[in-house]
Context: one part of a larger RNA
RNA sequence: CGGAGGAAACUUGAGGGGUUCCAACCUUAGUACGAGAGGACCGGGUUGGACGCACUUCUGGUGUGGCAGUUGUUCCGUCAGGGGCAUCGCUGCGUAGCCAUGUGCGGAAGAGAUAAGCGCUGAAAGCAUCUAAGUGCCAAGCUCAUCCCAAGAUAAGGUUUCCCGGACGCAAGUCCCUGAAGAGUCCACGCAGACUACGUGGUUGAUAGGUUGGGCGUGCGAGUGCCGCAAGGCAUUCAGCGGACCAAUACUAAUCACUCGUGAGG
Numbered sequence: 001c002g003g004a005g006g007a008a009a010c011u012u013g014a015g016g017g018g019u020u021c022c023a024a025c026c027u028u029a030g031u032a033c034g035a036g037a038g039g040a041c042c043g044g045g046u047u048g049g050a051c052g053c054a055c056u057u058c059u060g061g062u063g064u065g066g067c068a069g070u071u072g073u074u075c076c077g078u079c080a081g082g083g084g085c086a087u088c089g090c091u092g093c094g095u096a097g098c099c100a101u102g103u104g105c106g107g108a109a110g111a112g113a114u115a116a117g118c119g120c121u122g123a124a125a126g127c128a129u130c131u132a133a134g135u136g137c138c139a140a141g142c143u144c145a146u147c148c149c150a151a152g153a154u155a156a157g158g159u160u161u162c163c164c165g166g167a168c169g170c171a172a173g174u175c176c177c178u179g180a181a182g183a184g185u186c187c188a189c190g191c192a193g194a195c196u197a198c199g200u201g202g203u204u205g206a207u208a209g210g211u212u213g214g215g216c217g218u219g220c221g222a223g224u225g226c227c228g229c230a231a232g233g234c235a236u237u238c239a240g241c242g243g244a245c246c247a248a249u250a251c252u253a254a255u256c257a258c259u260c261g262u263g264a265g266g
Base pairs, nucleotide, nucleotide: 001152005163006162007161008160009159010158011157015149016148017147018146021049022048023047024046025045026044027043033038051106052105053104054103055102059100060099061098062097066093067092068091069090070089071086072085073084074083075082076081110144111143112142117137118136119135120134164265165176166175167174168173177263182260183259184258185257186202187201188200189199190198207253208252209251210249211248212247213246214245216242217241218240223236224235225234226233227232
C1' cells in the first nucleotide's frame, strides 16, 4: 500500500515445512522344515542405541556485582578493621539464568490408490492365458493421517463484538460542526529481543527500584570478655553478609500531554 467504512478479538486451512530409524533379548518354539548338523516365517512382549523436540525436579557444568579463606603491594596517619590492583590475584563453595553428560516425550496405530509381483473369472484363439471387458491382494515409496507455519490464499476467506452528524444537493460532493471505536508517540519493564517487532504495566497502578518477610548461598561477622609468651583458640554466634528467586507493601519512578484515525461507507 492492497483486501469496497473504520476497529478489536477469536479462527478456517489453499499451500508449505518437519518426522517416518535401527538392534538385541524373551515367547510362539527347539515348533514348521531337515537324515542330521542346524533352524525359521507370521504373531505377542521387553529393553537398548542413534536422532529430534521440550524442560531444569533430580545429577552435574558455568555462574567476572554472592559468601568465605589467603599472598604481595598501595591507600584510609598508626593499631584494629577495611578499600584498590595483581587472569574474577589465587583458592573453596555457590542462588537465579543458560545448559547436558541430567529429566520427560516422540517415530505409534490406521485408511485410500498404486509399483514390481501374486491371483480370480475370462475370451479374441472350442484349448491355454492375471487382461482384452470385469475383479482381488500387495511396499520404508504416493495421497491422507501425525507435529509446526500459514488469508499478499490479490480467488486477499469466516465468526463475534465495538464505533461514527446537521444543512444543501438526484448523486458525486461542498460548508459548518465534530475527531468516535481504536491505535500510536512517550514512559516503567520482560525468562521477548541485534535493531525493530512481541508481551506486561502506566496512579481506577504491583511494571521496575527500594523496604519488609521468606527461600536459598556462604559458614559462625565486628566489638568485647576469657585462655595462651605468641601465631591463635573459646564464648557471645546455626552468627554476620548476600546478584538475579517467592511474596507483601505505593516509599521512588511509570507525570502532564500530544498525534493519527472520522461522521453510515462503489